[in-house]
RNA sequence: GUCCCAUCCAGAGCGGCUGAGAGAUCUGGCUCGACGACGCCGCAGCAACCCGGAGUGAACAAACUGCCGGGUGCUCCUGCCAGACCGAUGGAAG
Numbered sequence: 001g002u003c004c005c006a007u008c009c010a011g012a013g014c015g016g017c018u019g020a021g022a023g024a025u026c027u028g029g030c031u032c033g034a035c036g037a038c039g040c041c042g043c044a045g046c047a048a049c050c051c052g053g054a055g056u057g058a059a060c061a062a063a064c065u066g067c068c069g070g071g072u073g074c075u076c077c078u079g080c081c082a083g084a085c086c087g088a089u090g091g092a093a094g
Base pairs, nucleotide, nucleotide: 002093004091005090006089007088008087013043014042015041016040017039021032022031023030025084026083027082028081029080044075045074046073049071050070051069052068053067054065055064056063079086
């Protein structure tokens, strides 16, 4: 990079650095931004997709529970809104 599956109106922000655009892309809107956005780093947190453990369960079954460890993910605005053979994240395959 490709094919398949699931999810995308819930939830969770402070500090430092930087310095001009940013909210993925296109079109049209809307919004954020020198009262410092976006980004990066640190810490904190949210959630429960995957693995393991623990618990419930008659059961080494199914199912359920973030309770614990790990792999990701996420933490303005519904994926900001509408449209789009658009995208993101996780799993699985290879």
This is a predicted structure of a 94-nucleotide RNA (SAM riboswitch aptamer (S box leader)) from Nesterenkonia alba DSM 19423.
Rfam family: SAM riboswitch aptamer (S box leader). Gene Ontology term of the family: regulation of gene expression.
Of the family's consensus pairs, 96% are formed in the model.
NCBI's taxonomy places the organism under Bacteria, Micrococcales, Micrococcaceae, Nesterenkonia, Nesterenkonia alba.